Record summary: The RNA shown here (Glycine riboswitch aptamer) has 91 nucleotides and comes from a Gammaproteobacteria bacterium.
RNA sequence: AUAGCGUCCGCAGAAGAGACCCCGCCUUGAACGGGGCGCCGAAGGCGCAACACGCCCGGAAACGCUCAGGCAAAAGGACUGUGACCGCUGA
Numbered sequence: 001a002u003a004g005c006g007u008c009c010g011c012a013g014a015a016g017a018g019a020c021c022c023c024g025c026c027u028u029g030a031a032c033g034g035g036g037c038g039c040c041g042a043a044g045g046c047g048c049a050a051c052a053c054g055c056c057c058g059g060a061a062a063c064g065c066u067c068a069g070g071c072a073a074a075a076g077g078a079c080u081g082u083g084a085c086c087g088c089u090g091a
Base pairs, nucleotide, nucleotide: 003089004088005087006086009083010082011081012080013079018037020036021035022034023033024032038071039070040069044067045065046064047063051058
């Protein structure tokens, strides 16, 4: 040189579920504030099987929960692909 992996960043893609109802505000609606019922999982958060440990502590996920978040569009979005820089591994 080249190859693999990783953080940040850029680009492309990226699901689900009430534009629900009532009240306040407002010219009306949206948004916002309060309340009610239903629903979703893929930000974040929490939980754990094997295993480990004398005990406690520990312990993964796209699994479970739904605290948070979300349920037109937009935004957000796990994750995937790709590019640059840097780092690591290795010959």
The source organism's lineage runs through Bacteria, Pseudomonadati, Pseudomonadota and Gammaproteobacteria.